[in-house]
Context: one part of a larger RNA
């Protein structure tokens, strides 16, 4: 390359947008670059294919013949392309809704934890498998009243919702993305996918300047224990927290890439539209949309997957190619750094 893969065997980029490309509804006219069929020329000769012959056979030799490819030519128009036209089912946009912890900034509210101040009031408190480090007649713990600050937001809370991922959960206001149902007015293929590009990107981590209640790497102590650089316990610092910049990784997982189609049924849940019916509203029933389970065809090594497919087809992009050496070395790019993309090889099983 070609073939076969990528849920758990090696493989889906963390996730989006999006230029190039790569593909693409229906329908009419056109043209004639792909295509497709004459022709002519040419591909020296061997050699190749095919038919025949000759050395007993065969490699070998001889003979006729053609395919392919390429240029020119003459036609053919289905399909894929180019051009012009037309269309609405794909993709949008309008109009009258509910639903959401989807972003952002700002302002509030309890509980609770710890501290500081005072009041009552005494000897413990605390911690553990048991226990000592700590705390405490300088009045702790318990309690009651007031104060400061900082971080979460109990219950509602849910195999619930929202977001493209990460991810989001007191309560108000303000700005704002997005998705759904409905309807069919609008535009008329305006789609999909994306290699580079670009942005977004949990925790730790860095730089600068704030904050510090609680927890807590690091550190000290007391215990365990044969030793305990651990595991429990008393302590604690940087961190967490905010603004701003950076870092760009993760079991970033559904270990499952996107789109569009098609293909038994059962049940449940959230949001919506509808019917029937009723004063109305629940109940039923129907329909879309997400999101769970269970399950037949069907796939699958099995395990399971099963309209939210890992089924059955099209397009597109990423990626695998034995194990270990290594996600390492070396060179580039990135970064303050810490690392981080990219990524061998000798050699060994």
């Nucleotide at each position: 390359c070609u073939g076969g893969g990528c849920g758990u065997a090696a493989a889906g980029c963390g996730c989006g947008c999006g230029c190039a490309g790569g593909c693409g509804g229906c329908u009419u006219g056109u043209u004639a670059a792909g295509u497709c069929a004459g022709g002519u020329g040419u591909c020296a000769a061997a050699a190749u294919g095919c038919g025949g012959g000759g050395c007993u056979c065969a490699a070998c030799c001889c003979c006729g013949u053609a395919u392919c490819g390429c240029a020119c030519u003459u036609g053919a128009a289905a399909c894929u392309g180019g051009c012009a036209g037309g269309c609405u089912u794909g993709a949008g946009u309008g109009c009258a809704g509910g639903a959401g912890a989807g972003g952002g900034a700002a302002g509030u509210g309890g509980a609770a934890u710890u501290c500081c101040c005072a009041g009552u009031g005494u000897a413990g408190c605390g911690g553990u498998g048991a226990a000592a480090u700590g705390c405490g007649u300088a009045g702790a713990g318990a309690u009651u009243g007031g104060g400061a600050g900082g971080a979460a937001c109990a219950c509602c809370a849910g195999u619930g919702g929202c977001g493209a991922a990460g991810g989001c959960g007191g309560c108000u206001u303000u700005c704002u993305g997005g998705a759904c149902g409905a309807u069919a007015a609008c535009u008329g293929a305006c789609g999909c996918u994306g290699a580079g590009g670009c942005g977004c990107g949990a925790a730790a981590g860095c730089g600068u300047g704030g904050g510090g209640a609680g927890c807590a790497a690091a550190c000290a102590g007391g215990a365990u224990u044969a030793g305990a650089u651990a595991c429990c316990c008393u302590g604690g610092u940087a961190g967490u927290c905010c603004a701003c910049g950076c870092u760009g990784u993760a079991a970033a997982c559904g270990a499952u890439g996107g789109a569009u189609a098609c293909u038994a049924g059962g049940u449940g849940u959230a949001g919506g539209a509808g019917g029937u019916a009723u004063c109305g509203a629940c109940c039923c029933c129907u329909u879309c949309u997400g999101u769970g389970c269970c399950g037949g065809a069907g796939u699958u090594a099995a395990c399971a997957c099963a309209a939210u497919a890992a089924g059955u087809a099209u397009c597109c992009c990423g990626c695998c190619u034995g194990g270990g050496g290594a996600g390492u070395a070396c060179g580039g790019c990135c970064g303050c750094a810490a690392g981080g993309c990219u990524g061998a090889a000798a050699c060994u099983c």
Background: The part of an RNA shown here (small-subunit ribosomal RNA, central domain) has 349 nucleotides and comes from an uncultured bacterium. The prediction has a mean pLDDT of 85.